Predicted 3D model of a 93-nucleotide RNA (c-di-GMP-I riboswitch aptamer) from Aquibacillus halophilus. Taxonomically the source falls in Aquibacillus (Bacteria, Bacilli, Caryophanales, Bacillaceae).
């Protein structure tokens, strides 16, 4: 430096759920807690998935531009959904 994770050691992360905070929601942060993880470290680039506040459109109500309902949409979220990118511990060859 490359391949690669069978066995081992040191250590690491933390799903569901609970509490508090935050957000329109999806979700996120912190604390507890461990289902799992060899990149479950970083980063929303491509695809997927989740949400739909605002905007737009339609309908309803109304004196009304307000209000209500529905549709649509990511500019929101997810890297612990997949692919690709960057970086890294240990041991083996």
């Nucleotide at each position: 430096a490359a391949u690669a994770g069978a066995g081992a050691a040191a250590g690491g992360c933390a799903a569901a759920c609970u509490g508090u905070u935050u957000g329109a929601a999806a979700g996120a942060a912190c604390a507890g807690g461990a289902c799992g993880c060899a990149a479950a470290g970083c980063a929303a680039a491509g695809g997927g998935u989740c949400u739909a506040a605002a905007a737009u459109a339609a309908g309803g109500u109304c004196a009304a531009u307000u209000c209500c309902u529905u549709a649509c949409c990511a500019u929101g979220a997810u890297c612990g959904c997949c692919u690709g990118g960057c970086u890294a511990c240990c041991a083996a060859u």
The model forms 95% of the base pairs in the Rfam consensus.